[in-house]
Context: one part of a larger RNA
RNA sequence: UUGGGUUUAAAGGGUGCGUAGGCGGAUUGGUAAGUCAGGGGUGAAAUCCCACAGCUCAACUGUGGAAUUGCCUUUGAUACUGCUAGUCUUGAGUAUAUUUGAAGUGGGCGGAAUGUGUCAUGUAGCGGUGAAAUGCAUAGAUAUGACACAGAACACCGAUUGCGUAGGCAGCUCACUAAACUAUAACUGACGCUGAGGCACGAAAGCGUGGGGAUCAAACAGGAUUAGAUACCCUGGUAGUCCACGCCGUAAACUAUGAUUACUCGAUGUUGGCGAUAUACUGUCAGCGUCCAAGCUAAAGCGUUAAGUAAUCCACCUGGGAGAUCCC
Numbered sequence: 001u002u003g004g005g006u007u008u009a010a011a012g013g014g015u016g017c018g019u020a021g022g023c024g025g026a027u028u029g030g031u032a033a034g035u036c037a038g039g040g041g042u043g044a045a046a047u048c049c050c051a052c053a054g055c056u057c058a059a060c061u062g063u064g065g066a067a068u069u070g071c072c073u074u075u076g077a078u079a080c081u082g083c084u085a086g087u088c089u090u091g092a093g094u095a096u097a098u099u100u101g102a103a104g105u106g107g108g109c110g111g112a113a114u115g116u117g118u119c120a121u122g123u124a125g126c127g128g129u130g131a132a133a134u135g136c137a138u139a140g141a142u143a144u145g146a147c148a149c150a151g152a153a154c155a156c157c158g159a160u161u162g163c164g165u166a167g168g169c170a171g172c173u174c175a176c177u178a179a180a181c182u183a184u185a186a187c188u189g190a191c192g193c194u195g196a197g198g199c200a201c202g203a204a205a206g207c208g209u210g211g212g213g214a215u216c217a218a219a220c221a222g223g224a225u226u227a228g229a230u231a232c233c234c235u236g237g238u239a240g241u242c243c244a245c246g247c248c249g250u251a252a253a254c255u256a257u258g259a260u261u262a263c264u265c266g267a268u269g270u271u272g273g274c275g276a277u278a279u280a281c282u283g284u285c286a287g288c289g290u291c292c293a294a295g296c297u298a299a300a301g302c303g304u305u306a307a308g309u310a311a312u313c314c315a316c317c318u319g320g321g322a323g324a325u326c327c328c
Base pairs, nucleotide, nucleotide: 004317005316006315007300008299012314014201015200016199017198021194022193023192025088026087027086028085029084030083031082033081034080035077036076037075038074039073040072041071042070049065050064051063052062053061054060091191092188093187094186095184096183097182099180100179103177104176105175106174107173108172109171110154114150115149116148117147118146119145120144121143125136126135162169163168206247207246208245209244210243211242216240220236221235222234223233258313259312260311261310262309263308266291267290268289269288270287271286272285273284274283275281295302296301
């Protein structure tokens, strides 16, 4: 380098936007760069290959041919690719009118629970466990009631649901912002796909500065258990958990399955629309699930949401461990 692969054997980048590059719908004219055909020049000799000849043969040598797959030039061809000038609408986008959702950012408000404080009622236990003890409690706890304060999370609805590029997103409400689907087929007319570098986003933990601190809880302390127990269990408890701003840039960041496009039997549940009818549809579009035919696969399994049949582009793999040598 060719060939082969990437759900689970090594291997899909955490996700998006996008530069260069690669690839790219239908149709007409021109051009002739790529492409194809013919001619000319050149492609040193030797070597290699073929034929013949010379040393008695051979090695070796001589003569001729072929080859030298290349480059330059010229004359043509025009299907495909390119370039150029037009045209088109089915890809892509726009417009108009609905609809949908825990999509995002910033405010405001709410009740339950928890903890703490004050007051009241009330008396000897409470708490915790497999059983206990540490702990709290006559300085009046636990329990019950009233009031107040604080921070964090939002029961039921809730779902095999929905939304978001991924990470992720759930009380109610307001403002701002983004998206998708459907219908019309009005407008633009290939404006597209992918995307090395690059840029942006990116759970949790962690870090910096300043707040906040109810709960839970690494570290830590004590009580148990045990042969021991630097654990599992219990009582406490600090960082942290929360907010603002700034870093970090990693996860089994998983569908362990890159993105886009086309094609390929069926059955069924469900979310959001649309259609005509009137109660169900052998309707339709876009999603999310389940089961299966062909096909694929080492198998498990996948199966119109492909791991099937094809195409374009990117990323990645080449047995595991250990050090050392060499090269750059």
A computed fold for a 328-nucleotide part of an RNA from an uncultured bacterium, annotated as small-subunit ribosomal RNA, central domain. Model confidence (mean pLDDT): 85 of 100. The full RNA is in RNAcentral, with records from ENA and SILVA.